Molecule: transfer RNA
Organism: uncultured Lachnospiraceae bacterium
RNA sequence: UGAAUAUUCGUUCAAUGGUAGGACAUCUCUCUGAUACAGAGAAGACAGUGGUUCGAUUCCACUAUAUUCAA
Numbered sequence: 001u002g003a004a005u006a007u008u009c010g011u012u013c014a015a016u017g018g019u020a021g022g023a024c025a026u027c028u029c030u031c032u033g034a035u036a037c038a039g040a041g042a043a044g045a046c047a048g049u050g051g052u053u054c055g056a057u058u059c060c061a062c063u064a065u066a067u068u069c070a071a
Base pairs, nucleotide, nucleotide: 001070002069003068004067005066006065007064010024011023012022013021018054026042027041028040029039030038047063048062049061050060051059
C1' cells in the first nucleotide's frame, strides 16, 4: 500500500428482507431453620453514518475497530 473476513444484551452463540431469540450471568418471587439446588417471572443488545426498499441485523457504499493474507 492492496485484498479478504468479522463486529448482535455483562459474556458467548443464533437469526438467508416481515414482532431480534437461546445458554450462562444479574435482579425479584416461591421452596428451606438458613444456604445451595430446583421452579416461576423480569430487565438487558443489531459498531457508526448514509443509500436501496412498503419494510433492513439481513442488500449496497463509506467510516471505525479487530484478525488474516499479499507486497